[in-house]
This is a predicted structure of a 541-nucleotide part of an RNA (small-subunit ribosomal RNA, 5' domain) from a Thermodesulfobacteriota bacterium. RNAcentral holds the full RNA, with entries from ENA. The source organism's lineage runs through Bacteria, Pseudomonadati and Thermodesulfobacteriota. Its mean pLDDT, the model's own confidence on a scale to 100, is 85.
Context: one part of a larger RNA
RNA sequence: GGGCGAACGCUCGCGGCGCGCCUAACCCAUGCAAGUCGUGCGGGAAAGGGGUUUUCCCCUAGUACCGCGGCAGACGGCCGAGUAACACGUGAGCAACCUGUCCCCGGGUCUGGGAUAACCAUCCGAAAGGAUGGCUAAUACCGGAUAAAGUCACUGGGCGCAAGCUCGGUGAUGAAAGGGGGCCUCUGCAUAGCAAGCUCCUGCCUGGGGAGGGGCUCGCGGCCCAUCAGCUAGUUGGUGGGGUAACGGCCCACCAAGGCGACGACGGGUAGCCGGCCUGAGAGGGUGGUCGGCCGGACGGGCACUGAGACACGGGCCCGACUCCUACGGGAGGCAGCAGGGGGGAAUCUUGGGCAAUGGGCGCAAGCCUGACCCAGCGACGCCGCGUGGGGGAAGAAGGCCUUCGGGUCGUAAACCCCUGUUCUGGGGGAAGAACUCUGAAUAGGUUAACAGCCUAUUCAGGCUGACGGUACCCCAGGAGAAAGCCACGGCUAACUGCGUGCCAGCAGCCGCGGUAAUACGCAGGUGGCGAGCGUUGCCC
Repeated sequence: GGGCGAACGCUCGCGGCGCGCCUAACCCAUGCAAGUCGUGCGGGAAAGGGGUUUUCCCCUAGUACCGCGGCAGACGGCCGAGUAACACGUGAGCAACCUGUCCCCGGGUCUGGGAUAACCAUCCGAAAGGAUGGCUAAUACCGGAUAAAGUCACUGGGCGCAAGCUCGGUGAUGAAAGGGGGCCUCUGCAUAGCAAGCUCCUGCCUGGGGAGGGGCUCGCGGCCCAUCAGCUAGUUGGUGGGGUAACGGCCCACCAAGGCGACGACGGGUAGCCGGCCUGAGAGGGUGGUCGGCCGGACGGGCACUGAGACACGGGCCCGACUCCUACGGGAGGCAGCAGGGGGGAAUCUUGGGCAAUGGGCGCAAGCCUGACCCAGCGACGCCGCGUGGGGGAAGAAGGCCUUCGGGUCGUAAACCCCUGUUCUGGGGGAAGAACUCUGAAUAGGUUAACAGCCUAUUCAGGCUGACGGUACCCCAGGAGAAAGCCACGGCUAACUGCGUGCCAGCAGCCGCGGUAAUACGCAGGUGGCGAGCGUUGCCC
């Protein structure tokens, strides 16, 4: 000199964009943060209104709500405790692997069955919750059939040094679920019409490929201590097996006796890693907050279940600590989600608005949910921009300070005159962010027997959607009116006098000032520097 997630002191007009518990991964009241689907399925109200006139019917409404089932809850959001490790970065490899939803391609979707929740009844319990009996549906569950592909076994050919790859044969194994719309061309019943028919949309099963995502392995790279020098029994390797999506001492039985280490093993300390960021001419040094990628964690510890995916923050079980409820028998809980409270601390915000946009989950869709997000609030915490007026105005008011008493200085500074109009005040206007979606019509394409319907695209018309917000911005009017401080002035270092004090009180980054004329202390005037800031402290280069 530069930098900061800063803090502290004094001060403070406005706006934009960012940032805001670095400490106790300490504990948490309350609310919200993950649901959705009636186009999978079964049940199913009431308030209120109407009818009727003593008890039922209709609307409300197949709505609310309950349950079975599906998908999502493994994303998104938070934190950095642990971790010195293939955790991360980078470059490779897997002939040792997985992959829901999505895209492309092929094949299939036949036929049966038994339950169960909600509900009803009875019962237990203070509650949380539970027991028994009875009824019922499915895209829930279980058989059977079919078997191309797939898988396994045996086997033939081709390729390859081999591991193995590939093309066949035989045998075994081995799937499924429907829902919604339209139509009468075909078929059936048949008259209109209906569906078992046709057709469209969407599902389901099975296989191949892809995209994206993940698992595993390896080379290289990045902390400190040698006042840590030896470490190691699943230890190192083998054989066989188990387990996994998969290799592997991952796990196990047996066998061998190995494996690592001054190129730093083992131990201890510290630490999430990176893109980056700060500094620096660079080399380097420091750092990893916000944003992005990866990893790890979810009260402490352990475990598995479900699932394409978890050993699962707002799922489950067990142990522990803690808090709460209890009828003392027993139960409930987990903010390192958003806000908010306590505590700790030098120190870090609102228990706000909205799903309008972007994105996500579910849904055919309308839509619902979304403290992700978008906004607003608080805080000069930072950066940037603007303002506190502009011009004129005396050989120079008053007043302060100094004075050699002549004067000097604050100083064009003020007053005063003219002008302008930012923030502000009053009035008026007033966005972009919005395109979708929806309805109707037209055209084209696809499907089809069909311009029935459905899907896609485009165009036109119409309707609707903004939290921020009557905000930004614009216009008119008013009026200089209400908006400057902080630090320093001995040298380094830019800026000096007076008074007070008298080694006192005090200053101080270093050198050093103060003991009676102190430019170094305190005050004042003046001056210098920066300016909505200025200083101080801490930390880094």